[in-house]
RNA sequence: UGUUCAUCAAGAAAGGCUGAGGGAAUAGACCCGGUGAAGCCUUGACAACCGAUUCUGUUGUAAUAACGGGACACGGUGCCACAUUCUACUUCUGCGCUCUAUGCAUCUGGUUUUUUUCCCGAUGAAGCCGAAGAACGAUGAGUG
Numbered sequence: 001u002g003u004u005c006a007u008c009a010a011g012a013a014a015g016g017c018u019g020a021g022g023g024a025a026u027a028g029a030c031c032c033g034g035u036g037a038a039g040c041c042u043u044g045a046c047a048a049c050c051g052a053u054u055c056u057g058u059u060g061u062a063a064u065a066a067c068g069g070g071a072c073a074c075g076g077u078g079c080c081a082c083a084u085u086c087u088a089c090u091u092c093u094g095c096g097c098u099c100u101a102u103g104c105a106u107c108u109g110g111u112u113u114u115u116u117u118c119c120c121g122a123u124g125a126a127g128c129c130g131a132a133g134a135a136c137g138a139u140g141a142g143u144g
């Protein structure tokens, strides 16, 4: 660095050094951050992906086994804000797409403890909400 398979809404932070960024990348959104980001060190957790150990189910052998399930942080990794933070691409349900704008998004105001809902008004675009999948990415195990 390519590739294959599996998983990715669960889970888990303190201290020291340092000092302004960070949430992989692009764009937008939304967040975290001097009550200290990222990074480094120490310690502590979380977690069964691989190995080891151990219990066990089914099938099978003369025997070794094969495929599963559970326990277990001993070893190898991983990981400790937010769904892989969300959206972007495709498909589908619903609504809408010539408009004095029914629907949708945003905003001021009213209602509401707040949010939601609802109401008046304004603005905007052919899209908008939702679901599933993909892609990108991350991690592990295998392989070239």
Base pairs, nucleotide, nucleotide: 001144002143003142004141005140006139007138008137013043014042015041016040017039021032022031023030026088027087028086029085044080046078049076050075051074053071054070055069056068057067058066059065089133090132091131092130094128095127104124105123106122107121109119110118